[in-house]
RNA sequence: CGAGUGGGCCGGGCGGUCGCGUGGCAGCGAUCUGCUGCCAUGAGGAAAGUCCGAACUCCACAGAGCACGGUGCUGGGUAACACCCAGGCGGGGUGACCCGCGGAAAGUGCCACAGAAAACAGGUCGCCAUCAAGCCUCGGGCUUGGUGGUAAGAGUGAAAAGGUGGUGUAAGAGACCACCAGCAGUCCAGGUGACUGGGCUGGCUAGGCAAACCCCACCGGGAGCAAGGCCAAGCAGAGGCUGAUGGCCCUUUGGGCCAUCGCGGGUUGCUCGCCCGCAGUGCCUCGGGUAGGCCGCUAGAGGCGUCGGGUAACCGACGUCCCAGAUAGAUGACCGCCCACCUGCCCAAGGGCAGGUGACAGAAUUCGGCUUACAGGCCCACUCGCCCG
RNA sequence: GCCGCAUUCGUCUAGUGGACUAGGACACCUCCCUCUCAAGGAGGAGAUCGGGGGUUCGAAUCCCCCAUGCGGUA
Numbered sequence: 001c002g003a004g005u006g007g008g009c010c011g012g013g014c015g016g017u018c019g020c021g022u023g024g025c026a027g028c029g030a031u032c033u034g035c036u037g038c039c040a041u042g043a044g045g046a047a048a049g050u051c052c053g054a055a056c057u058c059c060a061c062a063g064a065g066c067a068c069g070g071u072g073c074u075g076g077g078u079a080a081c082a083c084c085c086a087g088g089c090g091g092g093g094u095g096a097c098c099c100g101c102g103g104a105a106a107g108u109g110c111c112a113c114a115g116a117a118a119a120c121a122g123g124u125c126g127c128c129a130u131c132a133a134g135c136c137u138c139g140g141g142c143u144u145g146g147u148g149g150u151a152a153g154a155g156u157g158a159a160a161a162g163g164u165g166g167u168g169u170a171a172g173a174g175a176c177c178a179c180c181a182g183c184a185g186u187c188c189a190g191g192u193g194a195c196u197g198g199g200c201u202g203g204c205u206a207g208g209c210a211a212a213c214c215c216c217a218c219c220g221g222g223a224g225c226a227a228g229g230c231c232a233a234g235c236a237g238a239g240g241c242u243g244a245u246g247g248c249c250c251u252u253u254g255g256g257c258c259a260u261c262g263c264g265g266g267u268u269g270c271u272c273g274c275c276c277g278c279a280g281u282g283c284c285u286c287g288g289g290u291a292g293g294c295c296g297c298u299a300g301a302g303g304c305g306u307c308g309g310g311u312a313a314c315c316g317a318c319g320u321c322c323c324a325g326a327u328a329g330a331u332g333a334c335c336g337c338c339c340a341c342c343u344g345c346c347c348a349a350g351g352g353c354a355g356g357u358g359a360c361a362g363a364a365u366u367c368g369g370c371u372u373a374c375a376g377g378c379c380c381a382c383u384c385g386c387c388c389g
Numbered sequence: 390g391c392c393g394c395a396u397u398c399g400u401c402u403a404g405u406g407g408a409c410u411a412g413g414a415c416a417c418c419u420c421c422c423u424c425u426c427a428a429g430g431a432g433g434a435g436a437u438c439g440g441g442g443g444u445u446c447g448a449a450u451c452c453c454c455c456a457u458g459c460g461g462u463a
Stems, first nucleotide, its partner, number of pairs: 001385010012338007020042009044360001048371002051369005056224004063272004068220005073087005088101005102215002107213002109209003124154002126150011162180006181205001183202008228295004237286005243261008262278006302321008339358008390462007399415004407446001417433005439455005
C1' cells in the first nucleotide's frame, strides 16, 4: 500500500423566533376547573417485529397423573430465557476467524426415479468351473444355451454393506495376514464435566433421516394493563336450576348443622382431587347498555463513576444522579452559522465558490434478550499478500 | 395495544415429503358449428406455490426470519 476478520461507538451540533405535552409557582376569571405569564422537563439504537424469557395483575390456589408444548454437547452467568461467557468435538478457510451440536447397536416408519439389488442385502453385465449342441485351420479354440460358484471389476444412484497391499483360489471373498480408519466391552491416567491419551479383549464393520413418530433429561396452570380496582353515566329483559337418604340440635309443623350420594357449573384437553350452587339481596346461560374520569403509571432486576472478585459473561461495596408519561395520542416548523457527503466551476495544488442531500424510524404497563431496518462516519485488536528501510 | 389465522395460474380452489413437468372449475386465445351472437364441441396458453435462509439425496408441504391481508378482544 492492497485485500480481509472480529468487536465497540456516534448517528448531526450551536443560536434565534413561533408552537405542542407534562409538572411546579404566581396572577386573573370564577367553581367548570379554564385562561395568561414564568421556570423545569420532554423518543430510540433499534422506541419496530411481537419471536422468546420474566416482573406485575386477575382467575374461590395453581395439587397428582396422562396428554400437549418447549429446550437440547459440557461447565458457568442470570430473576428467567430459545440469551450471554468460557470450554469440548466435528466441518470450512492459507490465516485472523466462521458454522454446526442429545440418542439411529430401544422400537416403529420412510429412502421417489434409476438400478439386478435400498437395509434380514442382492446377483444384470462380467469372471470361473462344468454339461449339451454346433462350427473350425481339431492334443486345441470359438459361438449359443443350461447348471453351479463368486462379488475383485463394470454399470445405476444422494447412498451399494470398511480402505490399501499381500497370501490364497478354478475364479474369488476378512477365508487368512500386515498396516490404517472406525466400533463395542473393560481397565488405567488427566479433567468439575463435555471429552482426551493409552493398555487389553472381541468381532471383522455397524447406511441416512429424529426441523418423521419416538426415547432420555430438564422446563411449563391459564389469561393478559383493552390485565385489574374505584367512581360517574346508561339499559330491557328472557330462559334454566323447585335434590335424595341418614343423623343431631333448636323447638313446633317451620328452621339450622353434619355425613354420604345425585344433578348443574368452575378448575380453558381428559381422569382424580378441590371449590361453588341446589329457591334467593343465589348460581348458570343468552340478551341489552356504556366507550367518560381517576388509580394501575413509571424510582427501576435504574443510569454513571471509583474500587475489589472473576479468564470472561457477570457479581459485590461505596459515592453520585433522577432520566417522557400522552389517551386518538405532545416531542414540531422556519431562519442563520458550522459539520459530513455528492455534483459542477475556478485554481498559485493547497484550497475557494455555488447548488443539492442528511438514513432507518418514532414511546403507549415495565424490564432482560433475540431478530429485522438503517444515509454517513469514527475507534480498537488481529490476519494474509506485495514493496521499502 | 394485545391475541389468533391465512397467502398456490387473472379469480375460486386441490395437493400436507418423491410416481408433480403442481391437478381442476370459471375466465382468456385459436379452430369447428351458425347468416351472426350465445350455447355446444375440439385444442391451447397461463403458477419457479408471498419473499429470503435452513433441515433433507429431495420442500408447495418440515423449521426460522420478514412482508401483506383478515378476524377476535373493554
This is a predicted complex of two RNAs, RNase P RNA and transfer RNA, with 463 nucleotides together. Its mean pLDDT, the model's own confidence on a scale to 100, is 79. It holds a member of the Rfam family "Bacterial RNase P class A". The family's RNA type in Rfam is ribozyme.